RNA sequence: CAGAGUAGAAGGCUGUGCGUGAAGUGUCCGGCAGACGGGGAGUUGCUGUCGGAACGAAGAGUCUUGAAAAGGACUUGCGGUACAGUUUUCGCAUCCCGCUG
Numbered sequence: 001c002a003g004a005g006u007a008g009a010a011g012g013c014u015g016u017g018c019g020u021g022a023a024g025u026g027u028c029c030g031g032c033a034g035a036c037g038g039g040g041a042g043u044u045g046c047u048g049u050c051g052g053a054a055c056g057a058a059g060a061g062u063c064u065u066g067a068a069a070a071g072g073a074c075u076u077g078c079g080g081u082a083c084a085g086u087u088u089u090c091g092c093a094u095c096c097c098g099c100u101g
Stems, first nucleotide, its partner, number of pairs: 001101003008090010018079003027053008038097004059076007
């Protein structure tokens, strides 16, 4: 001088669910907690959680139980929906040390 490596993040695909009588997702504010290459430090960044606020989405068809009211099943949609698998891309905020050439 150059480089490698983590947790993790984002997107695609597949599967199984949840919601569609609106939870979830996303946004803002505050509290608390946690994690952050092999070692140390670590934020105004990240993640989780709790409370509050504003906003806010799409159903349809077929069959079926029932006297009715009201239910159930399946199919197909919809949701910045959840989880798992797979794949692609990105990847220590930053500082010091270490590692490889």

About this RNA: This is a predicted structure of a 101-nucleotide RNA (THF (Tetrahydrofolate) riboswitch aptamer) from a mouse gut metagenome. Rfam family: THF (Tetrahydrofolate) riboswitch aptamer. Rfam's curators write: Tetrahydrofolate (THF) riboswitch was first reported for Ames et al. as an RNA motif in 5' untranslated (5'-UTR)regions of folate transport and biosynthesis genes in Firmicutes genomes. Its family is annotated with tetrahydrofolate metabolic process in the Gene Ontology. The literature on the family includes a 2010 paper in Chem Biol by Ames et al., "A eubacterial riboswitch class that senses the coenzyme tetrahydrofolate".